[in-house]
RNA sequence: GCCUCUGUAGCUUAGCCCGGUAGAGCGCUGGUUUCAUAAUCCAGAUGUCCUGGGUUCAAAUCCCAGCAGAGGCA
Numbered sequence: 001g002c003c004u005c006u007g008u009a010g011c012u013u014a015g016c017c018c019g020g021u022a023g024a025g026c027g028c029u030g031g032u033u034u035c036a037u038a039a040u041c042c043a044g045a046u047g048u049c050c051u052g053g054g055u056u057c058a059a060a061u062c063c064c065a066g067c068a069g070a071g072g073c074a
Stems, first nucleotide, its partner, number of pairs: 001073007010026004020057001028044004050066005
């Protein structure tokens, strides 16, 4: 230098192919329970979906460029 893959909540990640309300587990906060702690159970807060632009009535999802990381070729 070229090619491929990855980037979504504090962490691990689903959803992306085939556009239509952003989800789960763990963690966090409050409550429940206990003599107390943990566990259980209930409720809640979570997010510029890496950045910018484009297409579209509508984009995490499609297109283009860039950034970061991993791998391959040279």

This is a predicted structure of a 74-nucleotide RNA (transfer RNA) from a Candidatus Woesearchaeota archaeon. The sequence is in RNAcentral, with records from ENA. It matches the Rfam family "tRNA". By type it is a transfer RNA. Its family is annotated with triplet codon-amino acid adaptor activity in the Gene Ontology. Its mean pLDDT, the model's own confidence on a scale to 100, is 83.